[in-house]
RNA sequence: AGGAGAAUAGUUCAACGGUAGAUCGUUGGUCUCCAAAACCAAAAGUAGGGGUUCGAAUCCCCUUUCUCCUG
Numbered sequence: 001a002g003g004a005g006a007a008u009a010g011u012u013c014a015a016c017g018g019u020a021g022a023u024c025g026u027u028g029g030u031c032u033c034c035a036a037a038a039c040c041a042a043a044a045g046u047a048g049g050g051g052u053u054c055g056a057a058u059c060c061c062c063u064u065u066c067u068c069c070u071g
Stems, first nucleotide, its partner, number of pairs: 001070007010024001012022002018054001026042005047063005
């Protein structure tokens, strides 16, 4: 320099263009003499900017970061 891929909750990962979920973790509650465990609930969100569309995490373009391949 060229090519390919990835970016979603604190973590690891899902999600036909039509409500963004799960696991672990965190917080609160129930239970218990206390705690653990168990159960219930809550908070926390699509890397950034444009475009297409009635509607975009998803499709297109650019940028950023990371990984791999070629040289």